[in-house]
RNA sequence: GCGGCGGUGGCGGAACGGUAGACGCGAGGCCCUCAAAAGGCCUUGUCCGCAAGGGCGUGUGGGUUCGACUCCCACCCGCCGCACCA
Numbered sequence: 001g002c003g004g005c006g007g008u009g010g011c012g013g014a015a016c017g018g019u020a021g022a023c024g025c026g027a028g029g030c031c032c033u034c035a036a037a038a039g040g041c042c043u044u045g046u047c048c049g050c051a052a053g054g055g056c057g058u059g060u061g062g063g064u065u066c067g068a069c070u071c072c073c074a075c076c077c078g079c080c081g082c083a084c085c086a
Base pairs, nucleotide, nucleotide: 001082002081003080004079005078006077007076010025011024012023018066026044027043028042029041030040031039045056046055047054048053059075060074061073062072063071
């Protein structure tokens, strides 16, 4: 350099072009207990808000579309293969 695959919360990961983060781990709170362990319930992307609720968010920037994690283009990063290596 060429080709292929991938990039989503704290972590592993899910999602026919139609509610992003299901499910699990981890974490926090509560219940139970004399106290713990185990177990149960709730919460857990981020920002604003007392709350109700609202905004933003899938590597970056564009495009297509009523609608994009998903399709198209360019770029960045990682892995794999190939080529080059005077």